[in-house]
Predicted 3D model of a 1486-nucleotide RNA (small-subunit ribosomal RNA) from a metagenome. The prediction has a mean pLDDT of 84. Its Rfam family is "Bacterial small subunit ribosomal RNA". Gene Ontology terms of the family: structural constituent of ribosome and ribosome.

RNA sequence: AGAGUUUGAUCCUGGCUCGGAACGAACGCUGGCGGCAUGGAUUAGGCAUGCAAGUCGAACGGUGAACCAAAGCUUGCUUUGGGGAUCAGUGGCGAAAGGGUGAGUAACGCGUGAGUAAUCUACCCCCAAGUUCGGAAUAACUCCGCGAAAGCGGGGCUAAUACCGGAUGUGUCCAUCAGAUCGCAUGGUCGAAUGGAUAAAGAUUCAUCGCUUGGGGAUGAGCUCGCGUCCCAUUAGCUUGUUGGAGGGGUAACGGCCCACCAAGGCGACGAUGGGUAGCUGGUCUGAGAGGAUGACCAGCCACACUGGGACUGAGACACUGCCCAGACUCCUACGGGAGGCUGCAGUCGAGAAUCUUCCGCAAUGCGCGAAAGCGUGACGGAGCGAUGCCGCGUGCCGGAUGAAGGCCUUCGGGUCGUAAACGGCUGUCACCGGGGAAGAAGAACUGACGGUACCCGGAGAGGAAGCCACGGCUAACUACGUGCCAGCAGCCGCGGUAAUACGUAGGUGGCGAGCGUUGUUCGGAUUUAUUGGGCGUAAAGGGUCCGCAGGGGGUCGGCUAAGUCUGAUGUGAAAUCUCACGGCUCAACCGUGAAACUGCAUUGGAAACUAGUUGACUAGAGUAUCGGAGAGGAAAGUGGAAUUCCAGGUGUAGCGGUGGAAUCGUAGAUAUCUGGAAGAACACCAAUAGCGAAGGCAGCUUUCUGGACGAUUACUGACCCUCAGGGACGAAAGCGUGGGUAGCGAACAGGAUUAGAUACCCUGGUAGUCCACGCCGUAAACGUUGUGUACUUGAUGUGGGAGGAUUUAGUCCCUUCCGUGUCGGAGCUAACGCGUUAAGUACACCGCCUGGGGACUACGGCCGCAAGGCUAAAACUCAAAGGAAUUGACGGGGGCCCGCACAAGCGGUGGAGCAUGUGGCUUAAUUCGAGGCAACGCGAAGAACCUUACCUGGGCUUGACAUUGAGUGACCGCCGUGGAAACACGGCUUUCCUUCGGGACACGAAAACAGGUGCUGCAUGGCUGUCGUCAGCUCGUGCCGUGAGGUGUUCGGUUAAGUCCGGCAACGAGCGCAACCCGUGUCGUUAGUUACCAUCAGGUAAUGCUGGGGACUCUAACGAGACUGCCCGUGUUAAGCGGGAGGAAGGCGCGGAUGACGUCAAGUCCGUAUGGCCUUUAUGUCCAGGGCUGCACACGUGCUACAAUGACUGGUACAAUGGGACGCAAUGCCGCGAGGUGGAGCAAAUCCUUAAAACCAGCCUAAGUUCGGAUUGCAGUCUGCAACUCGACUGCAUGAAGUCGGAAUCGCUAGUAAAGGCGUAUCAGCCACGACGCCUUGAAUACGUUCCCGGGCCUUGUACACACCGCCCGUCACAUCAUGGAAGCUGAUUGCACCCGAAGUCGUUGACCCAACCCUUCCGUUCAACCGGUUGGGAGGGAGACGCCUAAGGAGUGAUCAGUAACUGGGAUGAAGUCGUAACAAGGU
Repeated sequence: AGAGUUUGAUCCUGGCUCGGAACGAACGCUGGCGGCAUGGAUUAGGCAUGCAAGUCGAACGGUGAACCAAAGCUUGCUUUGGGGAUCAGUGGCGAAAGGGUGAGUAACGCGUGAGUAAUCUACCCCCAAGUUCGGAAUAACUCCGCGAAAGCGGGGCUAAUACCGGAUGUGUCCAUCAGAUCGCAUGGUCGAAUGGAUAAAGAUUCAUCGCUUGGGGAUGAGCUCGCGUCCCAUUAGCUUGUUGGAGGGGUAACGGCCCACCAAGGCGACGAUGGGUAGCUGGUCUGAGAGGAUGACCAGCCACACUGGGACUGAGACACUGCCCAGACUCCUACGGGAGGCUGCAGUCGAGAAUCUUCCGCAAUGCGCGAAAGCGUGACGGAGCGAUGCCGCGUGCCGGAUGAAGGCCUUCGGGUCGUAAACGGCUGUCACCGGGGAAGAAGAACUGACGGUACCCGGAGAGGAAGCCACGGCUAACUACGUGCCAGCAGCCGCGGUAAUACGUAGGUGGCGAGCGUUGUUCGGAUUUAUUGGGCGUAAAGGGUCCGCAGGGGGUCGGCUAAGUCUGAUGUGAAAUCUCACGGCUCAACCGUGAAACUGCAUUGGAAACUAGUUGACUAGAGUAUCGGAGAGGAAAGUGGAAUUCCAGGUGUAGCGGUGGAAUCGUAGAUAUCUGGAAGAACACCAAUAGCGAAGGCAGCUUUCUGGACGAUUACUGACCCUCAGGGACGAAAGCGUGGGUAGCGAACAGGAUUAGAUACCCUGGUAGUCCACGCCGUAAACGUUGUGUACUUGAUGUGGGAGGAUUUAGUCCCUUCCGUGUCGGAGCUAACGCGUUAAGUACACCGCCUGGGGACUACGGCCGCAAGGCUAAAACUCAAAGGAAUUGACGGGGGCCCGCACAAGCGGUGGAGCAUGUGGCUUAAUUCGAGGCAACGCGAAGAACCUUACCUGGGCUUGACAUUGAGUGACCGCCGUGGAAACACGGCUUUCCUUCGGGACACGAAAACAGGUGCUGCAUGGCUGUCGUCAGCUCGUGCCGUGAGGUGUUCGGUUAAGUCCGGCAACGAGCGCAACCCGUGUCGUUAGUUACCAUCAGGUAAUGCUGGGGACUCUAACGAGACUGCCCGUGUUAAGCGGGAGGAAGGCGCGGAUGACGUCAAGUCCGUAUGGCCUUUAUGUCCAGGGCUGCACACGUGCUACAAUGACUGGUACAAUGGGACGCAAUGCCGCGAGGUGGAGCAAAUCCUUAAAACCAGCCUAAGUUCGGAUUGCAGUCUGCAACUCGACUGCAUGAAGUCGGAAUCGCUAGUAAAGGCGUAUCAGCCACGACGCCUUGAAUACGUUCCCGGGCCUUGUACACACCGCCCGUCACAUCAUGGAAGCUGAUUGCACCCGAAGUCGUUGACCCAACCCUUCCGUUCAACCGGUUGGGAGGGAGACGCCUAAGGAGUGAUCAGUAACUGGGAUGAAGUCGUAACAAGGU
């Protein structure tokens, strides 16, 4: 730092996915040791048991053991005194700390920085002063009573540092008040004087420790304020103690905190209120950073303690292990009543993917109490459990090649695991055993849970210690087997349908390693929310347009201020963490010390460029005035002609109208035409990428009213400007409401057509509507798909409006300038297309909008609307794409050019009949297999009775019918007999050859390797072939263009059969194709003449080149010549070429063949052969017999023969060529009606054999199912063959079917061609051949032309196609699954409002009842009195109780919100091949 994935390929946009790091994790497989950390994230669910807060006898009264002393004396007891362990109680301090959790809380809760002149602070420290005199009770204890218990009540005794009263008053507080001083608004501080109020506790070892008052400090706490602190606007308005005032109450303290009164305020788009979610922070994770996510452990703050409410005590609480009340739950109970609160440490149940020991110790650190010793402490220190994480260590090291065995692979040679192992030598970390043995202890001694631990020494022995994941690409790592779209994999792309590096296993390899993978989550990559750092013409994205408040931004020159800004200082920014340095554990993790940092906030000093504020000035922005011309700018009123339709009348007659073609109209008089009238709507020509307007939009003419822009000139104002969320106005068409109007047009509708259908396209009608007035609607592809404004940046050329200049007789032309409107283009920009002074260039300002496709321009909610509907606008779910531009192809019922028997023009056929043959289908034991539009179907098959033969039935064989190796044997073959359908078996007979003498050929044959397979796969292949197509195309090198795919060349203008040639050209050349070279044929020549030929000469025959001979001719077969647009004329670009002509046997490729570019069709062939893989091996091989391939309701292809007179038949008479022939062709002759038979001359063939037929000449038939036609059938034969039944061909006689020229449709052919006629050959015993391949004979017609059909070539265009139109693709319906909306209702949660009831409790009122201390008083006692004690009455004060306000829980009513569920219902998504149509993509056929 990037990578994969949209395409045939490309660039871009854009999403999805991956590689990284992290975690309080969990799961799977595996697991040696240690150190340091860490461990209930879920049910703030319920909890058994134990422990987690006590301590002080130096505050007090009791109890009073051990022990000591004394006395008594019954010398072992009692009493007294001391002594104090210990226990409950009174009293003090603590219990508000420590520990846990994160439910609640969106808040001054937290963070940060301030304030408190509005406050408190126990214990601790400092300072000042004091510590006096009295009194009355009460627990404990004892007695009685109640209760199951918990516990409670009553009588009596008693102490204090418990409680009460008095004194004193340094002080403090309050009130009044001189004065001084300070500040920050209220105000604070100091303070003379006067009046009032107000303290205390003792203990003791005599050192002290306490207590009281006041001041200060420290610490802690309360309160207040600035700033910061999540999501939803589909939450926009909220609020009545609400906001403020002054008064009172309350508090430590300010305050509507509370109360009565008064006023009507307060908050909110800078997001109030409401809803959802959430403890906050230091930090943690990630990231280059900015950010994003997070808030475990540790630390700070807050909140909570079964749920809700409440206060008490206290310095501090509204109190985790205190109290009261209510509720739920659990437990005890004698049923009357009671008890409890693990979100402390362990532990348990439950739920969950998931989280530990009911451990040791107070030795250390800290905390509480105590004078102290000390006690307490699940805080804490430790140990245990868990690979949960981080870090460290080990599982050995060295040598060792017959490269062992074994595994796997293999081309069978070998390769690999692999120095790996074995084997030899060595070491001793960890673990194990034995011995020693800490620091942590402060504080002289004593004191260690951890712990006999860490650590050290010694010992034995390689012994006890390796797995997990991956191996198609991304991404390091490959083979075999199994499987066969199955099983499965998968993070994305995607693998799997018989050769899977992708599934499973194995071997091998790669990675990490006591771990490795998977899952989940976060950040990253993602510049994919873009501040750093994105966009909006066509990919998602500019609001339909303008006005405009708030907001944002803002011209030139000065002065001042200092809010922003910059800079310095001070305070703070806790510690830990991070970073750096050093240090301590053997290292590291971990820890310690120090530094830096904490990018922040506050206060303060300074600067004044910029922004801002304020003040002054300016005119270039903006605006006003004046003059001028242009314009379908707007509104209203009036008015005009043409056309259409209708009405009336006239003329007139059979059609009109409409269409691709028709029909609905018309003889009851249409259409047409003329005259007159009526009505409504729209304004031809002018007219123009002309004009105007903000946009929508605006068009006859005239008038009135009115908006804006532009040009010119001076003058004036002096930044008045730009943009604009919300808001307002305008806003095509359609639509809606009310009322008019209605000629034409014309949704709906009707009819006619079209069609498979036609709810359409076409036609005839036609209602709303279109028009007017008023009012709604508020949307459009409202588009330049391009927001508005300003500035800057080369040009060319049109056009509209204006001004100026120059010039002319004038019109005009020309130059300059401003505003508009077009085209083309430069730089630049852009993914490209393109834009280009009218920017999509370069910048600034402001607004709107976008963030993958679908779901969805949707649902719900809200607002608007009469409605239709509009605006705003999700989610679940689903896909890995959806898209833009351009490229190459292919395609088009797109275009242009061109060609072809492609059409047309002709000739003859097919399709109808019968038969032949092939195919399908059917049938069958089998009817073997293949070929399937053209390009399968007289095709493989140039020969199925057996054989062939691959199929079926049956009978046999199993190293095999065939090949190689092979021990051994010698014949084999053949003949005969028996059995048998045969194969074959058995028996008998007969019996080798070659030789280099080794053996070989041939045959038999044990055994095993192997043979064999027309079994499968032509979609694993080679080779061969078909087809487009004998079409003219297909490419390459270099250069150039393009980001690229690609283009150019190969396009263009001509021309050609041709990418043939010429010219031009950012191309220049080249290759494979075309053409030529090759063969045949057409003319001539030369050479050569046998078997061919015969003109001349000669001979001969009944006749014949028969013979001699000839080399002339024909011919044969070798070599040449000839044709090249070479010549002439015209044309064309002086070209290529084309047209015509001459000559010539042949003329523009002479004609015909062979020859088939790059490629396409997974075209055909595994059954020609070859061949990978798979399958088979007493069978899918092989042998044999018989059957089948020939089977027949039917359908198709290709042919033959016909339907007749251009003919049939009979008779006669001519003329070929290619070929074939010895297992052969066979003549003359003879026999047979004939097929044929007999016989055999000749011929290995230019020698012999092989009849040409149509034609021609005669005759007959006379239009008929015939003298046409020949099927079918019967009989009789011939030939081939082992054998003609299934199943041959031919012959004769007899029979004599269909058929009278063939529907829709369709085929061939352009000249020696079609058509017609016969002949030959291959295969072959024969032949189903009417087929195929050739040969000759006779021998035409037609082509105007390229509109159309088919196929093809080139260029261009469109494309949503690329498996490429046999493409792609849309919607309904049907089925299945999934999520979701609506819905009568039902359920739950939260909550508002108005009520009822109302516990505990504070406060208030009351308190007839109760009360030791204080005061007054009556009486009595003591006494002289005082004092004291008792007592009576009263007071002060207090209390139980009662009442009132508030109020938790509860009850009931009515709303709201959210969630769940629901008969039924709506659309949506997905699914292999369902149904119906064919809407879109090409002009997609409207």